[in-house]
RNA sequence: ACGCGUGUAGCUCAACAGCAGAGCACCGGUUCGACACACCGGAGAUCAGGGUGCGACUCCCUGCUCGCGUA
Numbered sequence: 001a002c003g004c005g006u007g008u009a010g011c012u013c014a015a016c017a018g019c020a021g022a023g024c025a026c027c028g029g030u031u032c033g034a035c036a037c038a039c040c041g042g043a044g045a046u047c048a049g050g051g052u053g054c055g056a057c058u059c060c061c062u063g064c065u066c067g068c069g070u071a
Base pairs, nucleotide, nucleotide: 001070002069003068004067005066007064010024011023012022013021018054026042027041028040029039030038047063048062049061050060051059
């Protein structure tokens, strides 16, 4: 340089155009003499810009991050 892939919560991952979810972590409560466990509840995210479309995490374009490959 070129080709392919990837980007969603603090972390690991879902969501094949129609309400953005889960586990762990975090916060509050119940329980306990206290802690842990357990149980109940809560907060928290779509890489950036543009396009298509009634509607975009999802499709298209450009850029960027990271990974793999070719030279």
This is a predicted structure of a 71-nucleotide RNA (transfer RNA) from Archangium gephyra. Its Rfam family is "tRNA". From the family's description: Transfer RNA (tRNA) molecules are approximately 80 nucleotides in length. The family's RNA type in Rfam is transfer RNA. Gene Ontology term of the family: triplet codon-amino acid adaptor activity. The coordinates come from a structure-prediction model, not an experiment, and the mean pLDDT is 83.